[in-house]
RNA sequence: UCAGACGCAGGAGAGAGCGGGUGGAAAUCCUGCCGCCGAAGGCGCAACCGGCCCCCGGAAUCGCUCAGGCAAAAGGGCUGCGAACGG
Repeated sequence: UCAGACGCAGGAGAGAGCGGGUGGAAAUCCUGCCGCCGAAGGCGCAACCGGCCCCCGGAAUCGCUCAGGCAAAAGGGCUGCGAACGG
C1' cells in the first nucleotide's frame, strides 16, 4: 500500500394476488393457479475485451430466471467508514 472476511451506516425492483386445507379467528403452515422482479447464489456469450486470431479464452450492472424475491421484517450487487504492531 492492497485484497478478502468481519463490524457499522446507506441500499433498488416486483400482486398485502385468486382459491382449497388447517385454525375459534387473524396469522402461521401445506397446497393449486395466474401475473411479475433481478442487486444473494447459479447458468450463458451474438455484440464487447484479450490472445499464439476463421480458433481459443474472459468477465459484466448484459442476457436467462433454476434458486431467491414481490406490505413490513429479514436478505440485498454496490458505496462509505472502521479495530486488530493481524495476513
This is a predicted structure of an 87-nucleotide RNA (Glycine riboswitch aptamer) from a Pseudomonadota bacterium. The sequence was found by an Rfam model in a public genome assembly. Model confidence (mean pLDDT): 77 of 100.